Transfer RNA from Papaver nudicaule, 73 nucleotides, folded computationally.
NCBI's taxonomy places the organism under Eukaryota, Viridiplantae, Embryophyta, Magnoliopsida, Papaver.
It matches the Rfam family "tRNA". The family's RNA type in Rfam is transfer RNA.
The prediction has a mean pLDDT of 81.
């Protein structure tokens, strides 16, 4: 330069083959402990990397571009 892939929450991934975001972890507060740890309860948070299309309706198709990885030159 060419090509395949992946980009979703503070981290690590999920989302049925377009009907509109979920879990673990983590972090907050309570119990509980003499305290921590653990262990429980409730909470916590996303403009889905950016812009554009298409659709009644996009994490899901289509295009650009940005970056991450892998293979080719």
């Nucleotide at each position: 330069g060419c090509u395949a892939u992946c980009u979703u929450a503070g981290c690590u991934c999920a989302a049925a083959u377009g009907g509109a975001a979920g879990a673990g972890c983590g972090c907050a507060u309570g119990g509980u402990u003499c305290u921590c740890a653990a262990c429980u309860a409730u909470g916590u948070a996303g403009c889905u990397g950016u812009g554009a299309g298409u659709u009644c309706g996009a994490c899901u198709c289509c295009c650009a571009c940005a970056g991450g990885u892998g293979g080719c030159a």